Predicted 3D model of a 469-nucleotide part of an RNA (small-subunit ribosomal RNA, 3' major domain) from an uncultured bacterium. Its mean pLDDT, the model's own confidence on a scale to 100, is 86.

[in-house]
Context: one part of a larger RNA
RNA sequence: UGACGGGGGCCCGCACAAGCGGUGGAGCAUGUGGCUUAAUUCGAAGCAACGCGCAGAACCUUACCAACCCUUGACAUCGUAGGACAGCUCCAGAGAUGGAGUCUUCUCGUAAGAGACCUAUAGACAGGUGCUGCAUGGCUGUCGUCAGCUCGUGUCGUGAGAUGUUCGGUUAAGUCCGGCAACGAGCGCAACCCACGUCCCUAGUUGCCAGCAUUCAGUUGGGCACUCUAUGGAAACUGCCGAUGAUAAGUCGGAGGAAGGUGUGGAUGACGUCAAGUCCUCAUGGCCCUUACGGGUUGGGCUACACACGUGCUACAAUGGUCGGUACAAAGGGCAGCAAGCUCGCGAGUGCAAGCUAAUCCCAUAAAGCCGGCCUCAGUUCGGAUUGGAGUCUGCAACUCGACUCCAUGAAGUCGGAAUCGCUAGUAAUCGCGGAUCAGCAUGCCGCGGUGAAUACGUUCCCGGGCCU
Numbered sequence: 001u002g003a004c005g006g007g008g009g010c011c012c013g014c015a016c017a018a019g020c021g022g023u024g025g026a027g028c029a030u031g032u033g034g035c036u037u038a039a040u041u042c043g044a045a046g047c048a049a050c051g052c053g054c055a056g057a058a059c060c061u062u063a064c065c066a067a068c069c070c071u072u073g074a075c076a077u078c079g080u081a082g083g084a085c086a087g088c089u090c091c092a093g094a095g096a097u098g099g100a101g102u103c104u105u106c107u108c109g110u111a112a113g114a115g116a117c118c119u120a121u122a123g124a125c126a127g128g129u130g131c132u133g134c135a136u137g138g139c140u141g142u143c144g145u146c147a148g149c150u151c152g153u154g155u156c157g158u159g160a161g162a163u164g165u166u167c168g169g170u171u172a173a174g175u176c177c178g179g180c181a182a183c184g185a186g187c188g189c190a191a192c193c194c195a196c197g198u199c200c201c202u203a204g205u206u207g208c209c210a211g212c213a214u215u216c217a218g219u220u221g222g223g224c225a226c227u228c229u230a231u232g233g234a235a236a237c238u239g240c241c242g243a244u245g246a247u248a249a250g251u252c253g254g255a256g257g258a259a260g261g262u263g264u265g266g267a268u269g270a271c272g273u274c275a276a277g278u279c280c281u282c283a284u285g286g287c288c289c290u291u292a293c294g295g296g297u298u299g300g301g302c303u304a305c306a307c308a309c310g311u312g313c314u315a316c317a318a319u320g321g322u323c324g325g326u327a328c329a330a331a332g333g334g335c336a337g338c339a340a341g342c343u344c345g346c347g348a349g350u351g352c353a354a355g356c357u358a359a360u361c362c363c364a365u366a367a368a369g370c371c372g373g374c375c376u377c378a379g380u381u382c383g384g385a386u387u388g389g390a391g392u393c394u395g396c397a398a399c400u401c402g403a404c405u406c407c408a409u410g411a412a413g414u415c416g417g418a419a420u421c422g423c424u425a426g427u428a429a430u431c432g433c434g435g436a437u438c439a440g441c442a443u444g445c446c447g448c449g450g451u452g453a454a455u456a457c458g459u460u461c462c463c464g465g466g467c468c469u
Stems, first nucleotide, its partner, number of pairs: 007469007015459002019423005026314008034305001042053002064300007073125001077124002079121005087102006106115003127289002130287003136283002138278003141274001143272001148187006154163003167178003193266004198234003202230003207224003212221002237260001240254005316416001320375007332363003337356002341352002344349001382413001387408007429451007
């Protein structure tokens, strides 16, 4: 000077408290440990590993295992020799590959040759998801969007250092005010950026429809008022009033206003900490392999299963289940695509096929909701696991190991011990919709809207953090 204390003071945070809903019990999904295995590739490990890398393992991916193959190599540059290259057919083989046949004569050109590509051969070299994240760059997590971290000059101290940054108020904030041997400054805070909320201007198709006409469909004529779209602007600043405060900074209340004291949400992450994570994104030092630790193929594995843990989904029902009718979104995606409509099928889907490169067409019926009928508290008309059978789709190919449909089957489960998690408002809870990845595969992830609460006395205590001592 820090760090630490079951020392003290002050102050924050869904930290506790007050509430609401969960997890922990069940079945399943998924990740991990363990066990197993020829292999079950590797990494991640308290918070900050465990629906994490993986925005999608049937082959591929793939790094693992077995078998079969290659050795200047699948890929790059350079030498020599030969040939255009490509394409097609047949045979052996699991394929990689090997063999045979057929076909062809490219581009530039100073006519020598050069170029691209292929084959053979020689070595320099290639190659390595092999090791070291404790040799590294880059990127990232975390404390923490916490309010801190520092510097110059001056002053003080023998010096390490101190001061400033402490103190009195105040703030979300080292935010601001006042004081002070300090005076200034930088990185952070705030503001500048994006979205939402109000209004105005401009514009009016693919959007909209007040009035007029209409075949009652914004369909058409017409219109651009309104909605909306998208470009620009206005608006909020404690600006105004009162109280309070030290006459300050500010705080409390009020007015006006679409919005009030950071309007709400996002982006934005200081100096640093954890030798935190990543050599398997990439880059890279060193070490190691070089007929193999490199490369190719087929098949298998990553999907195993006495068990243990994490994260989720579905439930245990009547605020419900089921049947019929009926209403209202937002945000997205679409040409190797989205597909209306008609058709066949109980259905998943099938056949034909208009429109749309999309404010035009399509995905696309939103669901919870509301109205009516049945069920009447049961392991049930709850619950849907599991299993048998029959199918659909994607794809060379669904046995290991896909998703979905139909018929049948109908398990556990009657609200969950100790313990533990999330959330303060359009939030929790609940309901559906879309997207990325993607041939196919979503209970995960990332978004979107619908319905829409309860509670916060307070800071003694638990946890984390800040300042002073």